[in-house]
Context: one part of a larger RNA
Molecule: small-subunit ribosomal RNA, central domain
Organism: metagenome
RNA sequence: CUGGGCUUAAAGGGCGCGUAGGCGGGCUGUCAAGUUUGGGGUGAAAUCCCGCGGCUCAACCGUGGAACUGCCUCGAAUACUGACGGCCUCGAGGAAGGUAGGGGCAUGCGGAACUGUAGGUGGAGCGGUGAAAUGCGUUGAUAUCUACAGGAACUCCGGUGGCGAAAGCGGCGUGCUGGACCUUUUCUGACGCUGAGGCGCGAAAGCUAGGGGAGCAAACGGGAUUAGAUACCCCGGUAGUCCUAGCCCUAAACGAUGGGUACUAGAUAGUAGACGAGAUAUGCGUUUACUGUCGAAGCUAAAGUGCUAAGUACCCCGCCUGGGGAGUAUGGUCGCAAGGCUGAAACUC
Numbered sequence: 001c002u003g004g005g006c007u008u009a010a011a012g013g014g015c016g017c018g019u020a021g022g023c024g025g026g027c028u029g030u031c032a033a034g035u036u037u038g039g040g041g042u043g044a045a046a047u048c049c050c051g052c053g054g055c056u057c058a059a060c061c062g063u064g065g066a067a068c069u070g071c072c073u074c075g076a077a078u079a080c081u082g083a084c085g086g087c088c089u090c091g092a093g094g095a096a097g098g099u100a101g102g103g104g105c106a107u108g109c110g111g112a113a114c115u116g117u118a119g120g121u122g123g124a125g126c127g128g129u130g131a132a133a134u135g136c137g138u139u140g141a142u143a144u145c146u147a148c149a150g151g152a153a154c155u156c157c158g159g160u161g162g163c164g165a166a167a168g169c170g171g172c173g174u175g176c177u178g179g180a181c182c183u184u185u186u187c188u189g190a191c192g193c194u195g196a197g198g199c200g201c202g203a204a205a206g207c208u209a210g211g212g213g214a215g216c217a218a219a220c221g222g223g224a225u226u227a228g229a230u231a232c233c234c235c236g237g238u239a240g241u242c243c244u245a246g247c248c249c250u251a252a253a254c255g256a257u258g259g260g261u262a263c264u265a266g267a268u269a270g271u272a273g274a275c276g277a278g279a280u281a282u283g284c285g286u287u288u289a290c291u292g293u294c295g296a297a298g299c300u301a302a303a304g305u306g307c308u309a310a311g312u313a314c315c316c317c318g319c320c321u322g323g324g325g326a327g328u329a330u331g332g333u334c335g336c337a338a339g340g341c342u343g344a345a346a347c348u349c
Stems, first nucleotide, its partner, number of pairs: 004320003007303002012317001014201004021194003025088007033081002035077008049065006091191001092188003095184005103177007110154001114150008125136002162169002206247006215241002220236004258316006266294011298305002322349003331342004
């Protein structure tokens, strides 16, 4: 170097955009770089290998051959790759007409509940638990009615239903805006795939500054429980949770399954469309995209997977190489910090 792998054994980057690079559709012409083939030159000697010979043998040595798998050069070939032209439409994209959607950002509005404040009724308890107590309450609580204020979240619909690259997204309306799907052969004519670096996005918690603060609630205080109880249960309660601007960049960031393309039995359900027969159907058939379930072949150590592959192939990227030490030390780099990214060894089993 080749050879093996990555759902659960070690191993898919959290996700996207994209640079270099790698790889790349059909027909045709030219060149001949790769490629194939022939000739020439070179490839020192020694070494290695083969034959023969010399030291009594061997090691060793001599001699001849082969080899030196390479490089250079001249000629030939043109299937494939490549380079440069021409053409094509099935890949890709555009256009036109439709469809669905919690996709994103901003802004306005709504009702229920909750808590507080004010007032009315009322008059002794309430609350809480396994049972209690702490706690609240005659300065009138709990309950109940009315009004006002505030913040956060949007019951039902709601669904292995929808949308988004992932993180994620759910009251209603408006504005701005991204993407997907279906239909038409209307346009461009390979414009494609992947993607080391790079750039961007990235739940929760956390950080900085300014606001906000109803409920909930780390820390903390108290009451219980207990041998103890730095807990589980109860009463309180501050950061935080919310908003704006800026950081952080992690996760069981999971389908523990990278992306793309092609091919490979069926059955059944849902979502969004189109088409056909029919009569303009809630019915029937066909088809595209997406989301599920079962399953043939195949694959798999098995569990399982099975057109949403973990099947059959190709292209590109990332990653793995026994357990512990250790995601530690060190260096570098990023960060306000917390810490992140990169990332060993000794030793030990």